[in-house]
Order: sequence, then structure tokens, then C1' cells
RNA sequence: GGAGCAGGCCGGACGAUCGCCGGGCCUUAUUCAGGCUCGGAGGAAAGUCCGAACACCACAGGGCAGGGUGCUCCAUAACGUGGAGUCACGGCAACGUGAAGGCAAGUGCAACAGAAAGCAAACCGCCUCGCGUUGGGCGAGGUAAGGGUGAAACGGUGCGGUAAGAGCGCACCAGUUCUUCGGGUGACCGGAGAAGCUGGGUAAACCCCACCCGGUGCAAGACCAAAUAGGGGGGUGUUUGAGCGCGGCCCGCGCGAGCCCCCGGGUAGGUCGCUUGAGGUGUCGGGCAACCGGCGCCCUAGAUGAAUGAUCGUCGUUCCGGCGGCGGGCAAUCGCCCCGGAAAACAGAAUUCGGCUUAUGGCCUGCUUCGGCC
Repeated sequence: GGAGCAGGCCGGACGAUCGCCGGGCCUUAUUCAGGCUCGGAGGAAAGUCCGAACACCACAGGGCAGGGUGCUCCAUAACGUGGAGUCACGGCAACGUGAAGGCAAGUGCAACAGAAAGCAAACCGCCUCGCGUUGGGCGAGGUAAGGGUGAAACGGUGCGGUAAGAGCGCACCAGUUCUUCGGGUGACCGGAGAAGCUGGGUAAACCCCACCCGGUGCAAGACCAAAUAGGGGGGUGUUUGAGCGCGGCCCGCGCGAGCCCCCGGGUAGGUCGCUUGAGGUGUCGGGCAACCGGCGCCCUAGAUGAAUGAUCGUCGUUCCGGCGGCGGGCAAUCGCCCCGGAAAACAGAAUUCGGCUUAUGGCCUGCUUCGGCC
């Protein structure tokens, strides 16, 4: 210097002007309005994929059905999340990935090729017997050592054995199961012995095993409560005329069976829920870590057609250009400074937390590997 792996941090700063939302104080008798002052999005506020808090509904207890999770230990309020490990696979490595319980419980499934594909199987070959023959052969049986097919042919090598063969027997190797010893909390790892036990794949197939699981979501839900129209009760009135109209009053005229009060439910509207919480942060202690505990400090948006913005200036960051300058190095080249120009992403709360996933601009650190030069 190239290529790569892992982790962490930030998400522009300050000032001016003009606005927007909310709180407090002041002005006026309130509302409205105005003034002063304080606060006002994110690392993902996103997707709404998991898990909870909270609220309402349902619910004796037990079981079935259904759904979810699935190596181990730990963490946590909980989780399908996280940490540390085990094993398998990938990578030279740093490291990454894992839907990693059970197919040696039962049932099922598998294209093509091939004789045969699941209590295996005789196409060629090999061997034995019989028949037949100039020669080639035909039939019955044995055989999984050799050939051939296939992703896969029922452990591998050798010796023995046999008519030829075969774990048929034996030795060694590999695996499985069982017994046992040692290490580990455990998954598991290491060793010793026994048994010819060699029993392919698939459970993102049914199924079996273990554990877990009510439903709906702040538009949850609680409270206050208008007009109009219903409901309940009372009063009054129907030729002894309530009430209404003819702009206020009386008379008069007309209409006329309703009218008035109270109570209750719901709607519009409003208030609460609504932000102090499994909270943040500093430090100390425990733990490999996730995380937990002690002490101190801090309060940090609550809108509801829904605020959190715009412009300008200075600085910072990154990139591009500059026969610019300085420094390091043998060199490839690297770093700093100066001048000019450009760029700045993804996205935006809506009850609140813990995660996961996805989108996105940069900066930094550690590690691995390869190459060049000395």
C1' cells in the first nucleotide's frame, strides 16, 4: 500500500430576522387579542414483525381442539430478543451462518437413469450342475468381489476362507449403541472396554416429545354535557279555550289541542387518560458479557386536520480542481496548510416502554491476509 473482517461514535455548531405549537406571568371584567419568558422530533420517530405495561370485555376447576417456540447455561417485567458457550457448515485467516429436539416410535413421500431404490436387487461378469456342440451356446441354481446406472446400491483396506463369493471369520480403520473413568452448572469434550450392531434421505410431510399461549386495542376507557327528536313523571287546558299569529300593551280578529316544568339515556362538543418512566445520566461496586445494585444529579414535545419551519451570515465536515506551499519516506506514496468551487442523506412523534427488521450521510478504532521496499 491492496483486499477483507469486527466494533464503536456522530447525525452539523453559533448568531440575526420572520413565523408555528404548548406551559407560566402580565394587560383588560372574561373570551378573543397583545406583550415578556421557558420548552418544542429520531437514530431510526418508519415497517407495525415479536414481547410487555395499561384499559375494557370474557373466565370455577380439569381436559380436548388450535396456535407458537425448539442445542446449552445465563440475562430480563417479558419475548420468537440479547450475552457467553457447544456442535455442524463456509472462509487461508480475522470471522460469519444455522428453521441445530425426535425418521434406531408409527404412517407417508421421492423425477430421470438403472436389472434392482427400502423386510433390497442378478443386466454384464464369476462359479457349480444338467443338456447340447465343429465352434458359438441353452436351461436350473449360487454369488453383491469386479463392470455398468445413479445424488444415493446396505461400512473401508487387507488376510483367511470358498465351487465362486459374502462381516462368513480375523486384524486394523470409521461409525453406532451399551458399560465405565475423567473434565464441565450444562450443551458437550477427552479416554478405556464390550457388541459384527453397520439400522440412506425427508419432520420449512403428517406426527411424537417438552415448554408457553383468552380476546380487543388509547378510535382502549372514564367524566361533564347543548339544540332537535324520542322515553318517564307531574301540572294545566280542550265550546268555563291553555297556547300561538297580527312588530311592545289593550281591545278585536283568526288558528286552535296542546302547552309548561322536572327526571333519565344517547349524539354534537368539551375535559381526563397524556406523559415521571421496567426513565435518562455521571460515578462506584459485582459479572467474561448481556445485565444488576448503591449513591449523586436531571425532568426532556404532548399536537388532534394535527405545531416543531424558512431566509441570511460566520465557522466546521466531505468531495473536486490548483505545474500552490511545508513536512515524513530509498521509493510507490502519505500527512498538514493555503486559494477557488460544489455538496450535505434517510426520514418526521400521536398511550408508553423492551427488542427485531428495513432506509440512510459521514467519522474513528481494533484485527486478518497478501504484496512492494529496506
Bacterial RNase P class A from a Desulfosarcinaceae bacterium, 374 nucleotides, folded computationally. The gene name in the source record is rnpB. RNAcentral holds the sequence, with entries from ENA. The model forms 94% of the base pairs in the Rfam consensus. The source organism's lineage runs through Bacteria, Pseudomonadati, Thermodesulfobacteriota, Desulfobacteria and Desulfosarcinaceae. It matches the Rfam family "Bacterial RNase P class A". By type it is a ribozyme.